The RNA shown here (transfer RNA) has 72 nucleotides and comes from Leucobacter aridicollis.
The sequence is in RNAcentral, with records from ENA and Rfam.
Its mean pLDDT, the model's own confidence on a scale to 100, is 82.
Rfam family: tRNA. It is annotated as a transfer RNA. From the family's description: Transfer RNA (tRNA) molecules are approximately 80 nucleotides in length.

RNA sequence: GCCCCUAUAGCUCAGCGGUAGAGCUACGGACUUUUAAUCCGCAGGUCGUAGGUUCGAUCCCUACUGGGGGCA
Numbered sequence: 001g002c003c004c005c006u007a008u009a010g011c012u013c014a015g016c017g018g019u020a021g022a023g024c025u026a027c028g029g030a031c032u033u034u035u036a037a038u039c040c041g042c043a044g045g046u047c048g049u050a051g052g053u054u055c056g057a058u059c060c061c062u063a064c065u066g067g068g069g070g071c072a
Base pairs, nucleotide, nucleotide: 001071002070003069004068005067006066007065010024011023012022013021018055027041028040029039030038048064049063050062051061052060
């Protein structure tokens, strides 16, 4: 330098064009002498950035940025 994969909640990841989800963590509560475990509840997201397509984009297209890999 060229090519491929990847970026979604604090963390690990789902989500094949129609209201963004799960588990764990955090927070509140129940239980317990206390802690842990268990159970219940709640919160948390400009979906990497900027454009484009579309009635509608996390999803499709382009560029860029970060991470990983391959070739030279």